The RNA shown here (Purine riboswitch aptamer) has 102 nucleotides and comes from Niallia taxi. It matches the Rfam family "Purine riboswitch aptamer". About the family: Riboswitches are metabolite binding domains within certain messenger RNAs that serve as precision sensors for their corresponding targets. Allosteric rearrangement of mRNA structure is mediated by ligand binding, and this results in modulation of gene expression. The family is grouped with related families in Rfam's "Purine riboswitches". Its family is annotated with purine nucleobase biosynthetic process in the Gene Ontology. The prediction has a mean pLDDT of 77.

[in-house]
RNA sequence: AUAUAACAAUUAUAUUCAUCUCGUAUAAUAGCAGGGAUAUGGCCUGCGAGUUUCUACCAGAUAACCGAAAAUUAUCUGACUACGAGUAAGCCUUAUUAAUAU
Numbered sequence: 001a002u003a004u005a006a007c008a009a010u011u012a013u014a015u016u017c018a019u020c021u022c023g024u025a026u027a028a029u030a031g032c033a034g035g036g037a038u039a040u041g042g043c044c045u046g047c048g049a050g051u052u053u054c055u056a057c058c059a060g061a062u063a064a065c066c067g068a069a070a071a072u073u074a075u076c077u078g079a080c081u082a083c084g085a086g087u088a089a090g091c092c093u094u095a096u097u098a099a100u101a102u
Stems, first nucleotide, its partner, number of pairs: 001015006020086006026056001029049001031047005041066002050057001058078007
């Protein structure tokens, strides 16, 4: 917004609001616990934090690091979700123009 039902006011239920772009949030981030892999490896599960916020919290590439141990690091690229703005698909109405028919 529409439809339906009841009604004094109003209430209840159902359906729809495409797409794309931009903005805000969050940095697709960081912390903790348990487990796992080991230079052909570098993950899995869970918890809470972060958002006036539901959800998500990953993937790949490149470079490094670890010499067999328990721990990864940096950079780049790529989303979803919530809300807002724009866009306008569809539908309805009105106006104008053109064509055809009566």